[in-house]
This is a predicted structure of a 693-nucleotide part of an RNA (large-subunit ribosomal RNA, domain II) from a bovine gut metagenome.
Context: one part of a larger RNA
RNA sequence: UCCAGCGAGUUAAUAGGCCGAGCAAGGUUAAGGGCUGAAAAGGUCCGGAGCCGUAGUGAAAGCGAGCAUGAAAUAUGCGAUUAGUUCGUUCUAUUAGACCCGAAGCCAAGUGAUCUAACCCUGUCCAGGAUGAAGCUUGCGUAACAGCGAGUGAAGGUCCGGAGUGUUGAACGUUGAAAAGUUCCUACAUGAGGUGGGGUUAGGGGUGAAAGGCCAAUCGAACUUGGUGAUAGCUGGUUCUCCUCGAAAUAGCUUUAGGGCUAGCGUCGUAAUUUAACCCGGGGGGGUAAAGCACUGGUUGAUGUAGGGGAAGCGACCCUUCUUCCGAAUUCAGUCAAACUCUGAAUACCCCGGCGGAUAUUACGGCAGUCAGUUCGUGAGGGAUAAGCUUCACGUGCGAAAGGGAAACAGCCCAGACCGUCAAUUUAGGUCCCAAAAUGUAUGCUAAGUGGUAAAGGAUGUGGAUUUACUUAAACAGCUAGGAGGUUGGCUUAGAAGCAGCCAUCCUUUGAAGAGUGCGUAAUAGCUCACUAGUCGAGUGAAUCUGCGCCGAAGAUGACUCGGGGCUAAGCAUACUACCGAAAUUACGGGUUGCAGAGUGAUUCGUCAUUUUGCAGCGGUAGAGGAGCGUAAUUAACGCAGCGAAGGUAUACCGUAAGGAGUGCUGGAGCGUUAAUUAGUGAGAAUGCUGGA
Numbered sequence: 001u002c003c004a005g006c007g008a009g010u011u012a013a014u015a016g017g018c019c020g021a022g023c024a025a026g027g028u029u030a031a032g033g034g035c036u037g038a039a040a041a042g043g044u045c046c047g048g049a050g051c052c053g054u055a056g057u058g059a060a061a062g063c064g065a066g067c068a069u070g071a072a073a074u075a076u077g078c079g080a081u082u083a084g085u086u087c088g089u090u091c092u093a094u095u096a097g098a099c100c101c102g103a104a105g106c107c108a109a110g111u112g113a114u115c116u117a118a119c120c121c122u123g124u125c126c127a128g129g130a131u132g133a134a135g136c137u138u139g140c141g142u143a144a145c146a147g148c149g150a151g152u153g154a155a156g157g158u159c160c161g162g163a164g165u166g167u168u169g170a171a172c173g174u175u176g177a178a179a180a181g182u183u184c185c186u187a188c189a190u191g192a193g194g195u196g197g198g199g200u201u202a203g204g205g206g207u208g209a210a211a212g213g214c215c216a217a218u219c220g221a222a223c224u225u226g227g228u229g230a231u232a233g234c235u236g237g238u239u240c241u242c243c244u245c246g247a248a249a250u251a252g253c254u255u256u257a258g259g260g261c262u263a264g265c266g267u268c269g270u271a272a273u274u275u276a277a278c279c280c281g282g283g284g285g286g287g288u289a290a291a292g293c294a295c296u297g298g299u300u301g302a303u304g305u306a307g308g309g310g311a312a313g314c315g316a317c318c319c320u321u322c323u324u325c326c327g328a329a330u331u332c333a334g335u336c337a338a339a340c341u342c343u344g345a346a347u348a349c350c351c352c353g354g355c356g357g358a359u360a361u362u363a364c365g366g367c368a369g370u371c372a373g374u375u376c377g378u379g380a381g382g383g384a385u386a387a388g389c390u391u392c393a394c395g396u397g398c399g400a401a402a403g404g405g406a407a408a409c410a411g412c413c414c415a416g417a418c419c420g421u422c423a424a425u426u427u428a429g430g431u432c433c434c435a436a437a438a439u440g441u442a443u444g445c446u447a448a449g450u451g452g453u454a455a456a457g458g459a460u461g462u463g464g465a466u467u468u469a470c471u472u473a474a475a476c477a478g479c480u481a482g483g484a485g486g487u488u489g490g491c492u493u494a495g496a497a498g499c500a501g502c503c504a505u506c507c508u509u510u511g512a513a514g515a516g517u518g519c520g521u522a523a524u525a526g527c528u529c530a531c532u533a534g535u536c537g538a539g540u541g542a543a544u545c546u547g548c549g550c551c552g553a554a555g556a557u558g559a560c561u562c563g564g565g566g567c568u569a570a571g572c573a574u575a576c577u578a579c580c581g582a583a584a585u586u587a588c589g590g591g592u593u594g595c596a597g598a599g600u601g602a603u604u605c606g607u608c609a610u611u612u613u614g615c616a617g618c619g620g621u622a623g624a625g626g627a628g629c630g631u632a633a634u635u636a637a638c639g640c641a642g643c644g645a646a647g648g649u650a651u652a653c654c655g656u657a658a659g660g661a662g663u664g665c666u667g668g669a670g671c672g673u674u675a676a677u678u679a680g681u682g683a684g685a686a687u688g689c690u691g692g693a
Stems, first nucleotide, its partner, number of pairs: 001693006011096007019088005026052003032046005056063002066078004099237002102234001106227006117201009126191001128160003131156001135152006164188003169184004203219001205215003240628006250263005264370002266367007279354006290343001291341002296337007307326002309323005373398002376395007403414003418590004423586003429580003432565003438577001440576006451567001457551002461548010478535005484508003489503003514529001518527002591618012629682001631679010647666005653660002
């Protein structure tokens, strides 16, 4: 990993509801007993204790179709104007292990010191070498001691190093040779030393040169059994089919936030009615968007008052005068506001009337699930007018929705799949090839592969529109020629001559020529420009708005931002025609649900079943409701089987499905159908359990 088998809403009591059955103003027995029976099984007959109902109301005394409140009522509250009760199926709740598996743990009673910790008793072990304490002897020495030297001596948690005991570092080993080792290095090695045998201390306890260490491969509380199916708001799993409807991820409260309760939203039943949504008409309140500046505040300019600064008059002060300065309030003009409003919509909301007859609305009852949501569009708050961000609101989808488009792509666009068809029409989107359909028509644009990413900014790209200037009295560009004189203007300066700088910027000759546009010189010179004439001969400049383009433009494997090929249209804009294109729509056939009509049968007269016609439906998670299939067993009836049961295996049959037949082979002894009843009743998942491969 696979296969087979096993594997999860059960049982009891009580309570409530639907359905069914019996009896009914009543219904019903419980324990227990009798009979039958092998029986504590079952059946049947007794047993009326008790329970529910037939009357309520009040705290109660009590009163009673009324009662209570109250001094009282024509007031208020609860009642009266009748249906219950006992069983059975089923759904749910409560109490129990209560759908199944799963803790870490808590407590009790016991078992452990053959491992290990400490201690006690009794034994045993430590090659060899080194060092050489005290004491003693002796020499010197001292008044005597002291002291010094030599010898002797043999002390030590002394040294080196085997046995032994330990384990510092590294490598190997890591499904090991080994559930802690091997090799090399390394520590102690007469001591707080090592070790054999025997014994003691026990679980909130021991022992511990103390690491929460060790107490049998288990220790921040051992192990075994029991309480025990501990508890688990947590995770996982929960087994056949079809049909109808179909959510929520919100509010309030919560030692509450991944749990719950009530409401909201779902479903089923009963009842009520036309009440719902949409739309139309009528009536309302509002202070949002916008706008505005009348208030509250912000803000720009003008004016320039009061005031301030400065100057002058004066010897000085007061004071007076002046002012290219600043400048409050006010005034004029221009603006801004979620917490401004003189104004003020669209929508939305409320009420009334009409319309509206639908799987609508409302009420009551049974049963839920939901309380982690999310994208997109719009209006806002937070954030950085960031986020596939976050918090609200309104709407859409996904969630719980398949199909077509967007290359691929829960939330975007189109569109809501009952089933079938080798039929048709379309949506979004497309029509050169991949790849269904136009190499469509008309008029333009783009030259950038723009299309097929991006800004500020930049540019004689190019199309359109407009304004303006010059122009056959000859423009613009080019070419030829001129571009002069006073004068080197004055000043400054070493110099300053058009051209360092400052001031002024005139006059003359002219067709025209600046007291000079730039280059240049030390300063001159030189070149050039403005300006003018000639030549030439038709448009030439300057702006504004706008369409499509260009640059700006750097990423890590190799193109890599058209899906690809490829495209100059197969790109962009406008208009038009045709076609393709979905599970949409239509056509035809079929199924099923609800409602309505008609027929038939049954009926407890409530209705049910069935046939047919019409209309409307039939995506679906959690979930509610309905109808079935199959397994095992029991009862009854009817059947099959050695002329071959069950089981196995093959098979092109039947049924909407779960499923059901037939036949062949195998197999070798039981099995089925119908009606009812009962349940250890359906497996693919639980790191499921057991066995096998």
The prediction has a mean pLDDT of 85.